Predicted 3D model of a 71-nucleotide RNA (transfer RNA) from a bacterium. Rfam family: tRNA. Rfam describes the family as follows. Transfer RNA (tRNA) molecules are approximately 80 nucleotides in length. It is annotated as a transfer RNA. The coordinates come from a structure-prediction model, not an experiment, and the mean pLDDT is 84.
[in-house]
């Protein structure tokens, strides 16, 4: 310079165009003599910028970041 993938919570990761959900990890609490484990319960996320469509994580396009081919 072409051409491919991926990008969702702090970390791993579901999610047929129709309430964005789990695990861990954090915080509160049970229990414990203390803490750990084990059990209840909370918070917290769609890379961005445009379109399409009543509805977009998901479709189209642009761009950013990452990895992989070709030259």
């Nucleotide at each position: 310079g072409g051409g491919g993938c991926u990008a969702u919570a702090g970390u791993u990761u579901a999610a047929u165009g129709g309430u964005a959900g789990a695990a861990c990890a954090g915080c509160g609490g049970u229990c414990u003599c203390c803490a750990a484990a084990a059990c209840c319960g909370c918070u917290g996320a769609u890379c961005a910028g445009g379109g399409u469509u009543c509805g977009a994580u998901u479709c189209c396009u642009u761009g950013u970041a990452g990895c992989c081919c070709c030259g």